[in-house]
RNA sequence: CGUAAUCUUCGGGGCAUGGUGAGUGCAAAAGCACGAUUCCAGACCGGCGGUAUAGUCCGCGAGCGCGCAAUAUUGCGUGCUGAUCCGGUGCGAUUCCGGAACCGACGGUAUAGUCCGGAAGGGAGAAGAUUGCG
Numbered sequence: 001c002g003u004a005a006u007c008u009u010c011g012g013g014g015c016a017u018g019g020u021g022a023g024u025g026c027a028a029a030a031g032c033a034c035g036a037u038u039c040c041a042g043a044c045c046g047g048c049g050g051u052a053u054a055g056u057c058c059g060c061g062a063g064c065g066c067g068c069a070a071u072a073u074u075g076c077g078u079g080c081u082g083a084u085c086c087g088g089u090g091c092g093a094u095u096c097c098g099g100a101a102c103c104g105a106c107g108g109u110a111u112a113g114u115c116c117g118g119a120a121g122g123g124a125g126a127a128g129a130u131u132g133c134g
Stems, first nucleotide, its partner, number of pairs: 001134010015042001017041003023034004043114002045104002047060004055102002063080007084100005106117003
């Protein structure tokens, strides 16, 4: 250094903005107060491996189903699963630079990528330790 096994640690970010006002409360009434990170405007965010440095390329994880196995939870198999263009540099870039775009599971709730919840979960993987072999 390579390889195999076992173990340890790590392993997801983002509205303290303006407007509107569904609705709620108070009041005899006029009216007053509260009221969306969900709507409108604007702001902000970007898991892991590969590759010329990537949210948008290739693949993986996460998420959502279906089937099987002992009702649980879990395991195995299987399916589905978002979004980028133009110009420049260069041997080479949908990755860099310039410009203009676009995307974002499920449940809850005033319609949610950013709030709350499943989740002190799972996880692609990253770093390290020990032992064996070469």